[in-house]
Context: one part of a larger RNA
RNA sequence: AGGCGGGGGAACACACAAGCAGUGGAUUGUCUCGAUUAAUUGGACAAUAAGCCAAGAAUUUUACCUAGACUUGACAUCAAUAAGGACAGUCCCGAAAAGGACUGGUGCCUCUUUGAGGAGCUUACUGACAGGUGCUGCAUGGCCGUCGUCAGUUCGUGCCGUAAAGGUGUCUGGUUAAGUCCAGAAACGAGCGUAACCCUCAUGCUUAGUUAGGAUGUCUAAGCAUACUGCUCUGGCAACGGAGAGGAAGGAGGGGAUGACGUCAGGUCAUCAUGGCCCUUAUGUCUAGGGCUUCAGAGGCAAUACAAUGGCUAGGACAAAGGGGAGCGAAGUCGAGAGAUGGAGCAAAUCCCAUAAAACUAGUCUAAGUGCGGAUUGCAGUCUGGAAUUCGACUGCAUGAAGAUGGAAUUGCUAGUAAUUGUGGAUCACAAUGCCACAGUGAAUGUGUCCCUGUUCCUUGCACU
Numbered sequence: 001a002g003g004c005g006g007g008g009g010a011a012c013a014c015a016c017a018a019g020c021a022g023u024g025g026a027u028u029g030u031c032u033c034g035a036u037u038a039a040u041u042g043g044a045c046a047a048u049a050a051g052c053c054a055a056g057a058a059u060u061u062u063a064c065c066u067a068g069a070c071u072u073g074a075c076a077u078c079a080a081u082a083a084g085g086a087c088a089g090u091c092c093c094g095a096a097a098a099g100g101a102c103u104g105g106u107g108c109c110u111c112u113u114u115g116a117g118g119a120g121c122u123u124a125c126u127g128a129c130a131g132g133u134g135c136u137g138c139a140u141g142g143c144c145g146u147c148g149u150c151a152g153u154u155c156g157u158g159c160c161g162u163a164a165a166g167g168u169g170u171c172u173g174g175u176u177a178a179g180u181c182c183a184g185a186a187a188c189g190a191g192c193g194u195a196a197c198c199c200u201c202a203u204g205c206u207u208a209g210u211u212a213g214g215a216u217g218u219c220u221a222a223g224c225a226u227a228c229u230g231c232u233c234u235g236g237c238a239a240c241g242g243a244g245a246g247g248a249a250g251g252a253g254g255g256g257a258u259g260a261c262g263u264c265a266g267g268u269c270a271u272c273a274u275g276g277c278c279c280u281u282a283u284g285u286c287u288a289g290g291g292c293u294u295c296a297g298a299g300g301c302a303a304u305a306c307a308a309u310g311g312c313u314a315g316g317a318c319a320a321a322g323g324g325g326a327g328c329g330a331a332g333u334c335g336a337g338a339g340a341u342g343g344a345g346c347a348a349a350u351c352c353c354a355u356a357a358a359a360c361u362a363g364u365c366u367a368a369g370u371g372c373g374g375a376u377u378g379c380a381g382u383c384u385g386g387a388a389u390u391c392g393a394c395u396g397c398a399u400g401a402a403g404a405u406g407g408a409a410u411u412g413c414u415a416g417u418a419a420u421u422g423u424g425g426a427u428c429a430c431a432a433u434g435c436c437a438c439a440g441u442g443a444a445u446g447u448g449u450c451c452c453u454g455u456u457c458c459u460u461g462c463a464c465u
Stems, first nucleotide, its partner, number of pairs: 001465002003462003007459007015449002019413005026304008034295002042053002064290007073129001077128003081124004087104006108118004131279002134277003140273002142268003145264001147262001152192006158168003171184004198256004203225007228250001231244005306406001310365006322353003327346002332341003372403001377398007419441007
């Protein structure tokens, strides 16, 4: 100088307390471990792995297994030799890849026609080489997680110290979300952080505007303005704090982006790049089929419930934000439905996806494993796709399991939040209970504390460095 303490002091955080809704029990979905397997590809493992990489495994993907094949190779550049025009199509064999046979075809440029040469392409052979999702993230770059949006982390000059390690500054008293600012003090300044500058929402003004026949703005777009403790009272040397007015908004107005020096030899050699090592008729490449979807058990995260603040039937309101050309697909017609048919319109404020649902009104059910709950299974279908057997989603009829609010323990959340209700998008042929967005309804509690879990600062002790 650090680190640590079941030492002390100060401060803070959904950390606790006060509340609301859960998880842990049930079923299903999904991920992981384990077991199994020819293979169940690989990575990630406290916080910081486990609906994670994967924004979507029937083939492909695909890296794994089995079998069949290839060896200058599926891909790149170059060189030597030989042959051929390139190219297109048909047949045989085969699971395909591959292999074999046949037919058509004779291109472009230059030179003196025959012909020769050249560019480009194909085949055979040869050599340099290709190739590797093989190993090492403890050789690395880049990117990312975490402490943590925590308030810290450093430097120049001066001063102190032994011409030292180092200290001071960065401390003390206040204050702040903040090493934020103020006052003091051998310090005076500065850098990276904090804050601000950026985006968005909320208010107003100006201008413009299509996409209804016309008009308007509450709509859309662009620009500007507005908030600064500016004003009043009050405490304080000050910084700042408390109360109030006006105001759409008040003291950081809400949200986002933004992540200091560093820590964890944290994660990633499987995005990519890359040192070293290894394979080179195979650890490379092609193909078919299978596997990644198994199932005694265990764990994580979700969905649906256990019902009456509810289920069912009927009626009938109110959104936002998105997407659309190998696309979205209306009306009409058919079907009980998934859907089929149809093809208008739309490269979109014009057309379509597209009826929002909960809410509300009326009726019914009456406490029951039920008219709750929907797993499971059977049959019949629809759609996508070359193909739904392993292994898709959806529809109808039938079936009707567990489950009666969940032990120890444990999670999230302070306001348009939690809870609850639907809608859209990425990926995508099809395939969400996941993810990312959007709006509707809309609470309770707290304004305290450092007891638990942690973080920051000062100080003290130390068998630690």
Small-subunit ribosomal RNA, 3' major domain from an uncultured bacterium, 465 nucleotides, folded computationally. Rfam family: Bacterial small subunit ribosomal RNA. Model confidence (mean pLDDT): 83 of 100.